Description:
RNAcentral holds the full RNA, with entries from SILVA. A computed fold for a 490-nucleotide part of an RNA from a metagenome, annotated as small-subunit ribosomal RNA, 5' domain. Rfam family: Bacterial small subunit ribosomal RNA. Its mean pLDDT, the model's own confidence on a scale to 100, is 87.

Context: one part of a larger RNA
RNA sequence: GGAUGAACGCUGGCGGCGUGCCUAACACAUGCAAGUCGAACGGUUCGCAAGAACAGUGGCGCACGGGUGAGUAACACGUAGCUAACCUGCCCCGCAGCGGGGGAUAACGGAUCGAAAGGUCUGCUAAGACCCCAUAAGCUCCCACUCUGUAGAGGGGUGCGAGAAAAGGAGCAAUCUGCUGCGGGAGGGGGCUGCGACCCAUCAGGUAGAUGGUGCGGUAAGAGCGCACCAUGCCGACGACGGGUAGGGGACCUGAGAGGGUGACCCCCCACACUGGGACUGAGACACGGCCCAGACUCCUACGGGAGGCAGCAGUGAGGGAUCUUGCACAAUGGGCGCAAGCCUGAUGCAGCGACGCCGCGUGGGUGAUGACGGUCUUCGGAUUGUAAAACCCUUUUCUGCGUGACGAGCAAGGACGGUAGCGCAGGAAGAAGUGUCGGCUAACUACGUGCCAGCAGCCGCGGUAAAACGUAGGACACGAGCGUUAUCC
Repeated sequence: GGAUGAACGCUGGCGGCGUGCCUAACACAUGCAAGUCGAACGGUUCGCAAGAACAGUGGCGCACGGGUGAGUAACACGUAGCUAACCUGCCCCGCAGCGGGGGAUAACGGAUCGAAAGGUCUGCUAAGACCCCAUAAGCUCCCACUCUGUAGAGGGGUGCGAGAAAAGGAGCAAUCUGCUGCGGGAGGGGGCUGCGACCCAUCAGGUAGAUGGUGCGGUAAGAGCGCACCAUGCCGACGACGGGUAGGGGACCUGAGAGGGUGACCCCCCACACUGGGACUGAGACACGGCCCAGACUCCUACGGGAGGCAGCAGUGAGGGAUCUUGCACAAUGGGCGCAAGCCUGAUGCAGCGACGCCGCGUGGGUGAUGACGGUCUUCGGAUUGUAAAACCCUUUUCUGCGUGACGAGCAAGGACGGUAGCGCAGGAAGAAGUGUCGGCUAACUACGUGCCAGCAGCCGCGGUAAAACGUAGGACACGAGCGUUAUCC
């Protein structure tokens, strides 16, 4: 000098765009943050009907989006590959199919237990819920033959046998949509590998599922992934093992570069969701606003028993030098559901607060000397503040008031922001300057006060009676809605 998610002191006019718990992954009052579909189904209520609303069964979604950085030195991440060892709901393309039957159960009614949370018994009922049978182009499995091919398992073809499907809804209809099997695609994901990537050797030996084999199991899938048996291996100064620290990357800061430092905001990946463990459902979770168990904590209780999890958005307490509104809207973009109308969406779009940052603008312009008054200094002549002020002329960015008033909405209508931005008119210099420094480094000097005191200080150093270094004043210098200080990095 540059930089910052900054803080502190003094000061503070406006706008645009950004940005704002770095500390206690501390505890949380309250509200909201994930629902939707009546064109799957039975029912209830309202209604003359058409229709509408509602809880329940059922479907799809809730594995996305949003938060945080605790843990993790690891195939977590980055990069380059492999998967002949794999999965994939919704979407797209192609092929084939959709026949027959059955038993339940919520809702609802009755009875009943409980303070509650919530349950139990019994009776009735529907479906695209559940179950059985049929059919099988294709699929899977066993066996046989064959082509190709591998280190090995692989891929293709033919044949016998065995196994597994389905659902309807809307519409007057045409038709649309949904359903089942198989193949392909797109996008998404799982697994494996080479290389890269922090400090300590005052961590030197580590290891028993440990290393390998055989077999079985397990998974979508290879594998000690798990288990039984067998062998005794495997890793290590090219740093194993241990300890400390840490989410990784794109990037960001600095620097001519090499390098050094950082990982806030934005994007990608990972991990986590009170702490620890576990599975269920599902195409996908071992699941932030799901379930179960244990623990700590908080709350309710009729003492028998229950309820909860803001590292979602706001907000509260606490911690701290320090970090915002319990706002508006789904108008736009995007997401979920739905044929749609639409509903939901603290994602998002906006607004609010903070000079926290960057950028832009303003606080007026011109003329104006007897160089006024006042202040300060003085050798008392004067010098300086200083064209500065006053005064006169002018302008109106901004400001204030009034009026008008959007784009954003790609087909009509529809805008939270917003009566905002912009535009027009009027008014009036009107409402808007500070902070730090002035011994050298370093740009800017005098007076008074003080007297090694009070104090200053980044380093050197100032202050003990004339201090350009302390304090005040005048003046000056620097930057300017900021200026200094502190902290940190280059």